[in-house]
Context: one part of a larger RNA
RNA sequence: UUGGGCGUAAAGGGUGCGUAGGCGUCCUAAUAAGCAUUGAUUGAAAUCCUUCGGCUUAACCGGAGAACUGGUCAGUGAACUGUUAGGAUAGAGUUUGGUAGAGGAAAGCGGAAUUCCCGGUGUAGCGGUGAAAUGCGUAGAUAUCGGGAGGAACACCGAAGGCGAAGGCAGCUUUCUGGGCCAAUACUGACGCUGAGGCACGAAAGCGUGGGGAGCAAACAGGAUUAGAUACCCUGGUAGUCCACGCUGUAAACGAUGAGCACUUGGUGGUGGGAGAUUCGACCCUUUCACUGUCGUAGCUAACGCGUUAAGUGCUCCGCCUGGGGACUACGGCCGCAAGGCUGAAACUC
Repeated sequence: UUGGGCGUAAAGGGUGCGUAGGCGUCCUAAUAAGCAUUGAUUGAAAUCCUUCGGCUUAACCGGAGAACUGGUCAGUGAACUGUUAGGAUAGAGUUUGGUAGAGGAAAGCGGAAUUCCCGGUGUAGCGGUGAAAUGCGUAGAUAUCGGGAGGAACACCGAAGGCGAAGGCAGCUUUCUGGGCCAAUACUGACGCUGAGGCACGAAAGCGUGGGGAGCAAACAGGAUUAGAUACCCUGGUAGUCCACGCUGUAAACGAUGAGCACUUGGUGGUGGGAGAUUCGACCCUUUCACUGUCGUAGCUAACGCGUUAAGUGCUCCGCCUGGGGACUACGGCCGCAAGGCUGAAACUC
């Protein structure tokens, strides 16, 4: 609970596609459902309200009026909403030509580094720390040179940079593939916006089956530290991290800011395109569209701050909040192999 709100106080759904629904450009004509107006009819009585009266008064009772904010029917009106018919192009989309990009999927390839194995040189230490020790090493380590194996990640470029709906995406090449932006003409003709349910995507960790396993590393073991040390530090080390297929469906999934459209002074950077001017050509310069930063005007805000990428001014649609704890809980339901997820109270208490 007909209210006020949602960047940080409670509150924007993790993200998209889209069903129903809600909302929706301009012109003409018709209609008359909504809407407006007129009339009729109904809205029992009592009650409530106004007024007059009766009980000595009041409560109470009686008369009259008003009201009953509503329903039904008929007529009239046609601006707006709706509906029907016709038309338009400013919204939306298609076409043509360009263009930037770690956007996605698959396959192949490359070099540096770590580790391990083999061989050479070489000898007593190496490693590690605040200091040490555990550990490794005369069965030849560490160091160094050559060869080989294997897995994972891609230095520099690299940026306040780019792309993607979000999660996210980075060595190089090829193939397949999504979206954006710019310019110009033609075309379709409102085809639009939002979106309860629904469907799809969704980091890390985790789960199932089968591979793989270099480095790192929960658990675990040992060495230290300490009063203790189930830690921080050190030496090891298994799941896992990687791949394929399937599941899970959560995050401070954050801009802690839902999507769309319109309007509202500016300064200064970056990225991608176009036009102009100039030039041999470019740079510089002017201008325009899209995206991305920063500083600030008005305005807003409790303040911090936001400020044409709004948290300003408006409209449309969705989600959500309503004191703290109990409680991201219980019960039930749905989903999941499980872990658990989604939905989601109350008693009690302050």
The prediction has a mean pLDDT of 89. Predicted 3D model of a 350-nucleotide part of an RNA (small-subunit ribosomal RNA, central domain) from a marine metagenome. The RNAcentral record of the full RNA draws on SILVA. Rfam family: Bacterial small subunit ribosomal RNA.